[in-house]
Molecule: transfer RNA
Organism: Vicugna pacos
RNA sequence: GAGGGUGUAGCUCAAGUGGUAGAGUAUAUGCUUUGCAUGCAUGAGGUCCUGGGUUCUAUCCCCAGUACCCCCU
Numbered sequence: 001g002a003g004g005g006u007g008u009a010g011c012u013c014a015a016g017u018g019g020u021a022g023a024g025u026a027u028a029u030g031c032u033u034u035g036c037a038u039g040c041a042u043g044a045g046g047u048c049c050u051g052g053g054u055u056c057u058a059u060c061c062c063c064a065g066u067a068c069c070c071c072c073u
Base pairs, nucleotide, nucleotide: 001072003070004069005068006067007066010025011024012023013022019056027043028042029041030040031039049065050064051063052062053061
């Protein structure tokens, strides 16, 4: 330098063929216990990597950039 892949909750990862995104784990509160752990219930937590374009509407489509990974030279 060329090509491909992945960026989504604190962490590990899903989903989506354009119409307000979820699980596990972690965390907060409550119940249970003499207390802790476990268990149960409820909640909080997201600029869906960044910028631009298309569109009534973009996390999703298009373009460019960026970080990481793989591969070729």